[in-house]
Context: one part of a larger RNA
RNA sequence: CCAUUGUUAAGGAACUCUGCAAACUAGCACCGUAUCUUCGGUAGAAGGUGUGCCUACCAGGGUGAAUAGCCCUAGAGGUUGCAACAAAGAGUCCCUCCCGACUGUUUAUCAAAAACACAGCACUAUGCUAACUCGUAAGAGGAUGUAUAUGGUGUGACGCCUGCCCGGUGCUUGAAGGUUAAUUGAUGGGGUUAGCAGUAAUGCGAAGCUCUUGAUCGAAGCCCAAGUAAACGGCGGCCGUAACUAUAACGGUCCUAAGGUAGCGAAAUUCCUUGUCGGUUAAAUACCGACCUGCAUGAAUGGCGUAACGAGAUGGGAGCUGUCUCAACAAUGGAUCCA
Numbered sequence: 001c002c003a004u005u006g007u008u009a010a011g012g013a014a015c016u017c018u019g020c021a022a023a024c025u026a027g028c029a030c031c032g033u034a035u036c037u038u039c040g041g042u043a044g045a046a047g048g049u050g051u052g053c054c055u056a057c058c059a060g061g062g063u064g065a066a067u068a069g070c071c072c073u074a075g076a077g078g079u080u081g082c083a084a085c086a087a088a089g090a091g092u093c094c095c096u097c098c099c100g101a102c103u104g105u106u107u108a109u110c111a112a113a114a115a116c117a118c119a120g121c122a123c124u125a126u127g128c129u130a131a132c133u134c135g136u137a138a139g140a141g142g143a144u145g146u147a148u149a150u151g152g153u154g155u156g157a158c159g160c161c162u163g164c165c166c167g168g169u170g171c172u173u174g175a176a177g178g179u180u181a182a183u184u185g186a187u188g189g190g191g192u193u194a195g196c197a198g199u200a201a202u203g204c205g206a207a208g209c210u211c212u213u214g215a216u217c218g219a220a221g222c223c224c225a226a227g228u229a230a231a232c233g234g235c236g237g238c239c240g241u242a243a244c245u246a247u248a249a250c251g252g253u254c255c256u257a258a259g260g261u262a263g264c265g266a267a268a269u270u271c272c273u274u275g276u277c278g279g280u281u282a283a284a285u286a287c288c289g290a291c292c293u294g295c296a297u298g299a300a301u302g303g304c305g306u307a308a309c310g311a312g313a314u315g316g317g318a319g320c321u322g323u324c325u326c327a328a329c330a331a332u333g334g335a336u337c338c339a
Stems, first nucleotide, its partner, number of pairs: 001334008010325002014323001019320001027051005036041001038157001052079004059073005080084001092318004098312001099310002104116002120155007132141003158305004163235003168232002170228005177223003188212005195204003236254005263297001264294001275291005
C1' cells in the first nucleotide's frame, strides 16, 4: 500500500447524484395503538413496561388414588452484575406523492421494472364432419368438449364512468344497374390454290388447310347502396361584443365526417420554463397543494379515483451512525521493500 474487520472525543447527513455504505432496531410476555378502509385490513402501526438467580408447611391449575412424584403459572420476600432474549440468532420507524390493483412472470451471462401475465370487462368468429391450428394427404389437435362451450382481438381487480364523428381504411349486409376471367367462337380480313381468263407477264379464285378479328354467353370482385368505432382511426379557424379596465355568457363568418364531452392538467405528457401563487428550507431548477396560457391531455390505443400490496420512482421527518467536519488506533490475510 491492497483486501476484510473492530473501536473512536465533540458534532450528527454538514457527506453525496442519492443516507450509497455503515449504524440503529431486533426474541418473548403485558399495556397501548392514529389515519384511511373494499370492514378483511392498515397493525408487530406508532409508543411504552417487564425479563436472571435464590427462598417459603405462598396460591392456583394439569396428570394422578394421593397433601406423593412430575409439569405449568400468578403473587410475595431476597440477591449479584455495567448489562439477566447478558452468547448466537434476531423488524429501523413515520408522513406525502407517481406508476402498477394484488400473489406471480421476464432479458440463462450488465435491465426484475411502471414491461409481461392476471381474475374481471367488451367485441368478434363458431350449430358440430364447429370455427381455428398442424399436415401434400390420410389423419390429428380443438374434444371423448357442444354457445354457462371453444378460437381470435383489445382492455386489465374494485368504484364512478366510457361523449361526438361512418367522410377515408377495414369488416358485415345488399343486389337493380355499370365493369369484368377462363369458356363459347357469330362476323369480317389475310395466306395458300383445283379451276377460269390471258400469247405471256399476270389477274380472278371455290372447297380444304391455315393466320387473324372477336359478336354472343359469363361468377366473385370492383364501382354502387346501407350498417358498423370496447373496428383502424379522427375530434377546427378568424373577427367583434358588457356603463373603469380586463374578460366574453353573446353575435358574425369560413371550413369539416365530426369539431374534444365528463374528468384530469407545467403531468412518467409543458417547448417557452427555474411558468405564477401558497407550503416545506436560513437558503430549493427538487417535492407537495393550487391556477389553466393543454408547444403537443382525454375516455377499454381506456379516463379519473382507490384500501391493500411493491428488492419499483420522487420528496420530507424521527432515530441512528466514521458518509462527513478530520482523521486516529488496532486485528487478520496479501503484495512490495529492507534485514
The part of an RNA shown here (large-subunit ribosomal RNA, domain IV) has 339 nucleotides and comes from a Gammaproteobacteria bacterium. RNAcentral holds the full RNA, with entries from ENA. Lineage of the source: Bacteria > Pseudomonadati > Pseudomonadota > Gammaproteobacteria. Its mean pLDDT, the model's own confidence on a scale to 100, is 88.